Predicted 3D model of an 86-nucleotide RNA (c-di-GMP-I riboswitch aptamer) from Pseudoflavonifractor sp. AF19-9AC.
Taxonomically the source falls in Pseudoflavonifractor (Bacteria, Clostridia, Eubacteriales, Oscillospiraceae).
RNA sequence: CCGAACAUACGGCAAAGCCGCCGAAAGGCGGCGACGCAAAGCUAUGAGUCUACGGCAGAUACUGCUAGGAUCGUCAAGCUGCAAAA
Numbered sequence: 001c002c003g004a005a006c007a008u009a010c011g012g013c014a015a016a017g018c019c020g021c022c023g024a025a026a027g028g029c030g031g032c033g034a035c036g037c038a039a040a041g042c043u044a045u046g047a048g049u050c051u052a053c054g055g056c057a058g059a060u061a062c063u064g065c066u067a068g069g070a071u072c073g074u075c076a077a078g079c080u081g082c083a084a085a086a
Stems, first nucleotide, its partner, number of pairs: 012037002017032006035073001041079003045076003048071003054066005
């Protein structure tokens, strides 16, 4: 100097819920709030999961299938990152 792990320090993010807004929905955004997180930082690249406006099929007003929608706090992958003993 670099890398990895992880005490410590400065800190960081923010689940559920509530309010408002957007959306067909899943869900997202903002505020309050903290369940937790050493990448709970970014990317929808692969898989999984969720939803079905629209489309297709059946039927008689419903049902089923379908991602182009969503989820990075589901798992991986890629990129990036703070302090620093032993």